[in-house]
RNA sequence: CGCACGAAAAGGUAAACCCGCUGAAAAGCGGGGGCACAAAAUCCACGGUCUAAGGGGCACAGACCCUAGGACGGCGGGAUUGCCGAA
Repeated sequence: CGCACGAAAAGGUAAACCCGCUGAAAAGCGGGGGCACAAAAUCCACGGUCUAAGGGGCACAGACCCUAGGACGGCGGGAUUGCCGAA
């Protein structure tokens, strides 16, 4: 120095919930708030999950059903990058 690993230290992020805004919704953003996280940093190309505006089906209508081009990385695998240095 590198890989593995995760004691300590310095820090970091920020669940649920509340308020405001955006959105058809899922959800996202900002403020508060802390459940947790050693990659809970980035990436939606793969799988999975959520939503269904639009489209399609049914239907007198409504309701209902299907569908992602929408969303989720704090769902999984994966890719890339990163702080510290005990056993």